[in-house]
């Protein structure tokens, strides 16, 4: 110094051929119980690593970079 791969809710991952973001667990409230738990129902949480371009529209295409992992010399 080159290559590949990951990065999306606290954490763990999903997301199709580009069409406007979800799940589970946990946070919270509520049910149910003498109590807790353990079940059940419900809310609320996103700059989709930065930072550009394409594009009528970008988590997704494309360049840089950043951090992490793996490989070659």
């Nucleotide at each position: 110094u080159c290559c590949c791969c990951a990065a999306u809710a606290g954490c763990u991952c999903a997301g199709u051929c580009g069409g406007u973001a979800g799940a589970g667990c946990g946070c919270c409230c509520g049910g149910c119980u003498g109590u807790u738990a353990a079940c059940c129902g419900g809310u609320a949480g996103g700059u989709c690593g930065u930072a550009g371009g394409u594009u009528c529209a970008a988590g997704u295409c494309c360049u840089a970079c950043u951090u992490g992992g793996g490989g070659a010399g």
This is a predicted structure of a 73-nucleotide RNA (transfer RNA) from a Clostridia bacterium. It was read from a public genome assembly.